[in-house]
RNA sequence: GCUUGUUCUCAGGGCAGGGUGAAACUCCCGACCGGCGGUAUCCCUUCGACAGAAGGGGAGCCCGCGAGCGCUCACCAGCCUUCGGCGGUGAGGUCAGCAGACCCGGUGCGAUGCCGGGGCCGACGGUAACAGUCCGGAUGGAAGAGAAUGAGC
Numbered sequence: 001g002c003u004u005g006u007u008c009u010c011a012g013g014g015c016a017g018g019g020u021g022a023a024a025c026u027c028c029c030g031a032c033c034g035g036c037g038g039u040a041u042c043c044c045u046u047c048g049a050c051a052g053a054a055g056g057g058g059a060g061c062c063c064g065c066g067a068g069c070g071c072u073c074a075c076c077a078g079c080c081u082u083c084g085g086c087g088g089u090g091a092g093g094u095c096a097g098c099a100g101a102c103c104c105g106g107u108g109c110g111a112u113g114c115c116g117g118g119g120c121c122g123a124c125g126g127u128a129a130c131a132g133u134c135c136g137g138a139u140g141g142a143a144g145a146g147a148a149u150g151a152g153c
Base pairs, nucleotide, nucleotide: 001153002152003151004150005149006148007147008146009145010144017029018028019027031133032132033122034121035065036064037063038062042057043056044055045054046053047052060120061119068098069097070095071092072091073090074089075088076087078086079085080084102118103117104116105115106114124136125135126134
């Protein structure tokens, strides 16, 4: 350095101000936010023989992943109008269906990533009124990040 076992820790942000109304952080004007890994022509630091090297950062809408919903399966002394449906619990990502959303100009060998401009997107349940931003499942789960320790090469 590479591979690998175990344990522990960490792992999401956001409606200012105004309008209508009996009521809205849910509608309208407007405001605000952006999980994880990858990609890199940009930025920072250090070194430098001034060629570059090392380290760090860098995309919501490019590739992939995660939670949620859905779907499938199993179970239940639950409910019903009992070939079945509903509800509850659990498992499954070799189920990606909801899986959302970007263009124009510039630079350049090269950009959906940089610079400039203009756009667009955001689970489910709840609610005096329709929610990315409020409340709830969630003191949950998790992509993954870090640390400790053991083993192999």
This is a predicted structure of a 153-nucleotide RNA (FMN riboswitch aptamer (RFN element)) from Azospirillum endophyticum. The sequence was found by an Rfam model in a public genome assembly. The model forms 100% of the base pairs in the Rfam consensus. The organism belongs to Azospirillum, within Bacteria.